RNA sequence: GGGCUUAUAGCUCAUCUGGUAGAGCGCCGCGUUCGCAAUGCGGAGGUAAGGGGUUCGAGUCCCCUUAAGUCCA
Repeated sequence: GGGCUUAUAGCUCAUCUGGUAGAGCGCCGCGUUCGCAAUGCGGAGGUAAGGGGUUCGAGUCCCCUUAAGUCCA
């Protein structure tokens, strides 16, 4: 320098052909307990690496940039 892959909640990951984003763990509250753990119920938390484009509508298609991994030189 070139090719490919990845970048979604604090962490690990879903979201099959575009239709207003979810799970587990963690966190907060309540119940249970003398208390803790465990367990049950409820709740908060992301607009999807950044920018632009296409579309009535994009995490999901196209382009550029950034970062990480990998292969080639």
Transfer RNA from an uncultured Clostridia bacterium, 73 nucleotides, folded computationally.
The sequence was found in a public genome assembly.
Its Rfam family is "tRNA". Rfam links the family to the GO term triplet codon-amino acid adaptor activity. It is annotated as a transfer RNA.